Predicted 3D model of a 1490-nucleotide RNA (small-subunit ribosomal RNA) from a metagenome. The sequence is in RNAcentral, with records from SILVA. It matches the Rfam family "Bacterial small subunit ribosomal RNA".
RNA sequence: AUGCAAGUCGAACGGGGAACUAUUGGAAUUUGUGAGCUGAAGGAGCAAUCUGGAUGUUAGCAGAAACCGAUAUUUUCUAGUGGCAAACGGGUGAGUAACACGUGGAUAAUUUACCUUUAUCACGGCCAUAACUCUGAGAAAUUGGAGCUAAUAGCCGAUAGUAUUCGGUAACUAUGUUACCUGAAUUAAAGGAUAUGGCGCAAGCCAUUUCGGAUGAAGAUGAGUCCGCGGUCUAUCAGCUUGUUGGUGGGGUAAAGGCCUACCAAGGCAUUGACGGAUAGCCGGCCUAAAAGGGUGAUCGGCCACAUUGGCACUGAGACACGGGCCAGACUCCUACGGGAGGCAGCAGUGGGGAAUUUUGGACAAUGGACGCAAGUCUGAUCCAGCAAUACCGCGUGAGGGAUUAAGGUCUUCGGAUUGUAAACCUCGUUUAUAGAUGAUGAAUUCCGGUUUACCGGAAUGACAGUAAUCUAAGAAAAAGUCACGGCUAACUACGUGCCAGCAGCCGCGGUAAUACGUAGGUGGCAAGCGUUAUUCGGAAUUACUAGGCGUAAAGAACAGGUAGGUGGUCAGGUAAGUUGAAAGUGAAAGCCCCCACGAAAUUGGGGGAGGUCUUUCAAAACUCCCUGACUUGAGUGUAGAAGGGGGAAUCGGAAUUCCUGGUGUAGCGGUGAAAUGCGUAGAUAUCAGGAGGAACACCGAUGGCGAAAGCGGAUUCCUAUUCUAUUACUGACACUGAGCUGUGAAGGCGCGGGGAGCAAACAGGAUUAGAUACCCUGGUAGUCCGCGCGGUAAACGAUGCUCACUUGGUAUGGGAGGCAUCAACUCCUUCUGUGCCGUAGCUAACGCGUUAAGUGAGCCGCCUGGGGAGUACGGCCGCAAGGUUGAAACUCAAAGGAAUUGACGGGGGCCCGCACAAGCGGUGGAGCAUGUGGUUUAAUUCGACGCAACGCGAAAAACCUUACCCAGGCUUGAAGUGCUGGUGGUACAUUGACGAAAGAUCAAUAGACCCGUAAGGGAGCCAGUAGAGGUGCUGCAUGGUUGUCGUCAGCUCGUGCCGUGAGGUGUAUGGUUAAGUCCCAUAACGAGCGCAACCCCUAUUUCAUGUUGCUAUCCCACUUCGGUGGGAGCACUCUUGAAAGACUGCCUUGGUUAACGAGGAGGAAGGCGGGGAUGACGUCAAAUCAUCAUGGCCUUUAUGUCUGGGGCAACACACGUGCUACAAUGGCUACUACAAUGGGAUGCUAAUCCGUAAGGUGGAGCAAAUCCAUAAAAAGUGGCCUCAGUUCGGAUAGAGGGCUGCAACUCGCCCUCUUGAAGUCGGAAUCGCUAGUAAUCGCUGAUCAGCAGGCAGCGGUGAAUACGUUCCCGGGCCUUGUACACACCGCCCGUCACACCAUGGAAGCUGGUUGCAACAGAAGUCUCACUUGUGAGACUAAGUUGUGGUUGGUGACUGGGGUGAAGUCGUAACAAGGUAGCCGUACUAGUAC
Repeated sequence: AUGCAAGUCGAACGGGGAACUAUUGGAAUUUGUGAGCUGAAGGAGCAAUCUGGAUGUUAGCAGAAACCGAUAUUUUCUAGUGGCAAACGGGUGAGUAACACGUGGAUAAUUUACCUUUAUCACGGCCAUAACUCUGAGAAAUUGGAGCUAAUAGCCGAUAGUAUUCGGUAACUAUGUUACCUGAAUUAAAGGAUAUGGCGCAAGCCAUUUCGGAUGAAGAUGAGUCCGCGGUCUAUCAGCUUGUUGGUGGGGUAAAGGCCUACCAAGGCAUUGACGGAUAGCCGGCCUAAAAGGGUGAUCGGCCACAUUGGCACUGAGACACGGGCCAGACUCCUACGGGAGGCAGCAGUGGGGAAUUUUGGACAAUGGACGCAAGUCUGAUCCAGCAAUACCGCGUGAGGGAUUAAGGUCUUCGGAUUGUAAACCUCGUUUAUAGAUGAUGAAUUCCGGUUUACCGGAAUGACAGUAAUCUAAGAAAAAGUCACGGCUAACUACGUGCCAGCAGCCGCGGUAAUACGUAGGUGGCAAGCGUUAUUCGGAAUUACUAGGCGUAAAGAACAGGUAGGUGGUCAGGUAAGUUGAAAGUGAAAGCCCCCACGAAAUUGGGGGAGGUCUUUCAAAACUCCCUGACUUGAGUGUAGAAGGGGGAAUCGGAAUUCCUGGUGUAGCGGUGAAAUGCGUAGAUAUCAGGAGGAACACCGAUGGCGAAAGCGGAUUCCUAUUCUAUUACUGACACUGAGCUGUGAAGGCGCGGGGAGCAAACAGGAUUAGAUACCCUGGUAGUCCGCGCGGUAAACGAUGCUCACUUGGUAUGGGAGGCAUCAACUCCUUCUGUGCCGUAGCUAACGCGUUAAGUGAGCCGCCUGGGGAGUACGGCCGCAAGGUUGAAACUCAAAGGAAUUGACGGGGGCCCGCACAAGCGGUGGAGCAUGUGGUUUAAUUCGACGCAACGCGAAAAACCUUACCCAGGCUUGAAGUGCUGGUGGUACAUUGACGAAAGAUCAAUAGACCCGUAAGGGAGCCAGUAGAGGUGCUGCAUGGUUGUCGUCAGCUCGUGCCGUGAGGUGUAUGGUUAAGUCCCAUAACGAGCGCAACCCCUAUUUCAUGUUGCUAUCCCACUUCGGUGGGAGCACUCUUGAAAGACUGCCUUGGUUAACGAGGAGGAAGGCGGGGAUGACGUCAAAUCAUCAUGGCCUUUAUGUCUGGGGCAACACACGUGCUACAAUGGCUACUACAAUGGGAUGCUAAUCCGUAAGGUGGAGCAAAUCCAUAAAAAGUGGCCUCAGUUCGGAUAGAGGGCUGCAACUCGCCCUCUUGAAGUCGGAAUCGCUAGUAAUCGCUGAUCAGCAGGCAGCGGUGAAUACGUUCCCGGGCCUUGUACACACCGCCCGUCACACCAUGGAAGCUGGUUGCAACAGAAGUCUCACUUGUGAGACUAAGUUGUGGUUGGUGACUGGGGUGAAGUCGUAACAAGGUAGCCGUACUAGUAC
C1' cells in the first nucleotide's frame, strides 16, 4: 500500500428492484384435432375418364411448458427522508506540579437520553422537501436549474398544572429553603402495528392488546461544580499580581463564581517558600526491606488528558466529538493544472529507528454492547487459535543388577591412580514423543406448541476441535545443556604460552615449572535451561523518623546583641484545640494475609481479616495549648561594700635609639663562620655637654588580673560600662536559644590629611653558592604612629556553640564574706565566685577529657556525609580596589584521613663500646719488577668472583696434559657406565709392519683356547641392533649442600600470667655493674630456651709416672788432636707423653645499698675472662657457587658429545688492587764465629768422597725416621774496607756461556757464571696495619709439585714506641624523641617547562528552543448591531509578521587553569631541628617549587 474495527430500524415515510401466490393480459413455439385444398400407388375403362385415397399443406378449436406484462396480498433487498446509536467500547501518555489525582466532605448553587414507578393529556389545521423525472456544469470530488411527492420530518392554533416567571403572607437550619394564596402571565403532543371481536357494500371505522408521543412528580444511573487535607526537585528563582483582590449594576451558564463587562475601592499572595525553572500522567497496586523506609506506576482495575499541529463552534440528554464539521499550518496522494482527497496513540500488517517486542488467523458458540416488537443484523469489544523457553508451575531423557575394576582418555613417584557400576551385559516397567480407536464439559438463553406471570413439552445453536481426556500397540527405544574451579565462593591437575597472547565483579594474574591466560582430563553448581549485560531495593546505622555525628578522622559561624520561630517555674479555676476512649460512616473490585473448594503445583472460585495524620457524634480532663486569678525559688531592680593593663578623652614623665651643635681625641670603626659592600684624616668610632623629634613604656610581672571576642600594661584627672560579695526591701516568669537582621572584629591592605626616631616588604650593593631572584651583611621606600572613613579576613584555637540541672576528691592561686582564737595580725575552719594542675566513676577509635567534661540529662541554633577537581567556575549580593560571601559540575582515583604500634632513619638528644679517632711505630699511593683485575687486542686470549664482604680470589703449581677456549684432522650406541635381543671357536686378548702430525681408517702378517660347574648349564669378553649414554651447555632469580658478611656484636625468643578493643607491650626498663641480656638491687611478673661465660685444644709453673732412638749430674772402662769421642752403669737435670695439682676476687684494707662489683695489697710461676685457638644466636644481603658435588626444568644428539696435533689462557697504548726489592752508613761488601722451632722424606730424602768458579755432576753410607738425610739457620756478634756519591747503594734490562727437570723448555720453566748497570735520593691528594712477646725486623719449614714460590699455610730468632682522652670521622649496642619513611633516607616528595590525550571555564561571533513586552495583520466561528432578511459592519481571536528584551542549549579562531600519562628537563619547597622550625591570614616580589 491493503483489509476490517458502527451501525441498526420497513411495526415512522414515499419510491425502486426481486420472488411466491391469486387474478389477468400479450406475442411466439409446440402437441392434438381439424373444415378445406392437394390427389401417389393400385384398380376399372380402348380411351377420355372413373375409382382410390396415400402424401403434402392449412384456417379454426383444444392442450402443454417456458417467456413478457398488469392488478392485488405476502415475503425480501434497497439508495433517500425520518428515529435511535455514533459522547460507549478500543488505543496512547504528548501535555499537565493542577482540585489533574487520592482521600473525606459540600451542592439550600446543578443536570441526567435510554430504564423503573406514578399522575394527566394526545383536539383542530397548514406549508414544504429529499428520493424520483427532465435537463445542465466538471477530469474528478461534487454540484446548478426546472418539475412531482410522503411521514412518528417541519409549522400554526386550542387545552393545561405540584411546570416556568413575577407578586404577597408565614415558618425555619436565613446569599436561601419550605408551606400557603378563589393572584397574574407563559409553554405540549404523533402516530404506527399484530390478532381477535363488532359495524360497514366497500373504502374503512370502533373496542381490546401492543409499540411509541406530550407535560409534570419521584427513583435509579451517569455527569458538572466547589472545599479541607495529602503526595517531586530547585533559593545559583525573593519578591509576584492590574481582571489582579473585593464591591455594585448588567450579561452568560444546567449551575455558584471576575466566568464576562461597566463603574468604584486598593487590595490579594509570599521564607509554613509566593513567582520562576526542571522533571513527571495520578492512584489501587508492584519490587525490595525485620520494620521504618527506598524504588516504581508494564499486565488487571479507577480517574484524567490526548487523537496529524493549532483554533473554533454546530448537533445533541451528553462532545467542543479518534474512524463528525469549518478554518489555518506542516506533510502525503490524485489531477485533464482549473481543482480535489487524507489522518492506524482501533485490530492485523508495512517501512523506519533500535540491543529489542508477534498473525495482513478463526468465530460471534459464550460474555457484553448498539439498533430492532421480534426474528435478527453489526461488533479486530470479546472468546479462541498462531508465533517467541519472555515468565511461573509441573514432567521426561530410564529403573534394578552388573568387576576381568575391560578398552580408550588423563595423570603418574611407572608401583599405580582416575574417568568408574560409569559402559558392555542381564532383568524390568513405558511417563512424554510415535501410531491407531473412542471422544467431551463449556448450551443457558432464543424460537415453536400447550398453558397463559409461574410451569410443561418439542426443535435448533460449538470458533476453539477431531482439541483435552480415556483405551490399545511396540520398544530403552526418539530426548542434556550451560557456567565455573586463586581468594571472596562449592570445585585441581597436565600441556601450550612467556608482562606476549590474553583474563578481570573487587583484590589481582601473565616477565620459562601459571590450580588466575588457551586447550585437555577431572571436579563443583544449576538444569530445559545456563551464563552475560542493564536496572531497582537490600546488605549501607553510608542522609541515621525508628537510628549517626562535629577536641585531633568531614563537621561549632571570629564574637556578641536581638526579630520571627522553637522551648519554658509553682498553685487554683475554666474551656476542650492537641490527647485518650466508645460508637457510626467510609477506605470500589482485583491484589496482600488467613481459611475453605478443585488440583501434585502454577492457576481459578468462595468467605474472612488487615490497610487512614480520613469524616461525624458522644464522653473523659491527667498532661500540653488557650483564658482567668494568685505565688516567689528563675530573671531583673534597689541598698551596703570590693577588685581590676575593661572602654573613651585630656595632661604629664623618665630611660634608651637616632639626628643636630660644640668640646676632647686619633686611625680606624662597623660587620661576619670568614669576609666584603658601608662609615672615617673634609676627623669617624669612642667620650663629655647642650638641643630636636618620634615611637615604645625596663624593674613590679606571675601558672596573676579585666574584657563577648578581637584585645588591654609609665603616671594623674574627668566621663563611662561590667563583674563579685553581703542583705532580702521591690517587680512578679518579665526567661533560654535564636533563621534572617544589626553591631564589634588582630595583622596586612585601600582612600583623604598629618607624622616619620627606630624597625622594615619592595629595591640596591656585598658575600655564600654549580647557580642564590634566598638564608648572612651594609643600606633603604611604602608601611608601622595619629585623625576620619573603607575593608571583614587569620592555625580569629581550648582546633571544644550558648543556657540550665545533676555527678567522689586532692592541691595551688586571684577577689569577697563569715567563724574559732587573739590586744591585734598571720595561721586554721566554713562559704560564694574566678583561674590552673593531678586524678575517681563514666566517656572516648585511641590520644586523652574528667564539677571550667569530651560524664549524665533538657532546650535552641550552626555545621558534616570518600579523596582530588575546588573554596575553583558561572550567577547573585557586598567592596574604590585588592577581594569577600554564597557556591557547583564534567572528569579522575581506590583510596585520602585519624590515633596508636613495631621498626628504620635524622646535618635530634643521652649513655656506652671497638686500632674508630687521638698518641705512636711501620707502610701503601711515586720507582723497577712479580702477581691479579679492568680495558684493548685476538682465530682464541675458556669460565666464574665486582663497595666493605671481587682484584697473590676459585688456582695447595696453565710448556704437552691440566683445558673448559681457538684452528685443523678424525669417531658416531661412541672415551667410560647399564639393560634387552641376536650373533660369536676362522672368536676374544695380544704382537709386528704399511699410510699418516697424531688420533684413526684400511690392509697385511704372526700368535692365540678366559672363569665357575653338581657337567645340565651359567658368567665374562667381542661384534651387530636397540633402549638410551654424554654435555665445565642455560637458569645460583627453581634448589640441596657449602661459604662469606654484619659479628665473637650481645643480642634473639618462648611458656604461663598481667596490661591493652587491637597491632602490641611487660618479662628484656629504673639505679648500679660487666668484655658480656655478666651479675646485683628494685619490679606484674615468674620461669625457660638459643647465644655470652664455662666445659675442649695449645701455652706459662710444679708434682708423679715413663727412660729409647732422648739426657749425661755422678761412677767405671777404652781411645784422644786433650776440645772430646765410644762403651757400660744411671734417669738427677733437659726432653718425650700420660696422669694430676694450680687461680676461685679464695684472703686483707677500702669504696659501694650489709649487694653485684670496683680500687689497692699480700701470697704466688701466673690475678682478676693469665695469653692464644677452636667455637659464629634469631636473622640480613633473591650475597657467592648449576665450573667441586648433587639436583628440577629447558636445550643439544654424525654434536654444545668424544679423540688427536698445534695454538691460546703468557697478547699490551693504558688504568687499578695486592706484594717483592730498593732508594742506603741503625747501611753495603768481605772474613771469621754463635744460638732455633715447626714440618718433610721410598718413582723419596740423600751423607761422606771426588770433579766443576758455580748451578750441578759423580758416588751410593744411612734412613719408612726423637736413630739417617735435607741442615747452612738468618738477623746478631768479632775484625777489615767503603765515607754520602746515583756510590763498593740499587738491582731492572740486555748480551754471551752453562746446569737441571721433562717425549718436548721457540711461543712459555727454574737455576748458575761472566758482562751490562735502568728507574729510584723516602714518595701529591688520599689511604692501610698494629696496644706486647704485639708492631717492626730476620731467616727456616711445608702443601701443590717431573720442573717452576716474590704467593699461601706454618715455625721460631731479635724485639720496641704510645694510649692525655672520647670533642670529632667510621662502625656497633641500649634508652629516648620527631617522622608525611616501611623496597624503610640510595626513602618520600613539590612546582614550572616540554610532549600526548581527556573533560571543562572564558571568548568576537554564528545558530536553535522557550518566553515577556509593544505593535501589525487577521481565517473559521461565536456574540452584538443594522437593515434592503441574507447580507453588511464591529468586538473577541489561532497561525503569521516586525521590533526589542529575558532565559536556556549547540557551535566558535583564540585563550585560562584542571586531570591523567613509560625511564623527559630544571631545581629541591615539604616530611628528621629536612639542614633558614613549620603553618595560617594579608601585601609586595621572583624560571619554578618558593